[in-house]
Molecule: transfer RNA
Organism: Pseudomonadota bacterium
RNA sequence: GGGAACGUAGCUCAACGGUAGAGCAGUCGGCUGUUAACCGACCGAUCGGGGUUCGAUUCCCCGCGUUCCCGCCA
Numbered sequence: 001g002g003g004a005a006c007g008u009a010g011c012u013c014a015a016c017g018g019u020a021g022a023g024c025a026g027u028c029g030g031c032u033g034u035u036a037a038c039c040g041a042c043c044g045a046u047c048g049g050g051g052u053u054c055g056a057u058u059c060c061c062c063g064c065g066u067u068c069c070c071g072c073c074a
Base pairs, nucleotide, nucleotide: 001070002069003068004067005066006065007064010024011023012022013021018054026042027041028040029039030038047063048062049061050060051059
């Protein structure tokens, strides 16, 4: 340099173009002699900028980042 895949919560993952959810973590409470476990509640996110659309996490373009493959230099 070329190609491919991916980017959503602190972590791991969902979400036919139509109210962004789950598990774990965290906080609070319940339970327990205590801790753990268990139960309930709360907290918390769409990488950035454009475009299409009545409506975009989803589709298109550019950029950024990560991973993989190929190539080049050394």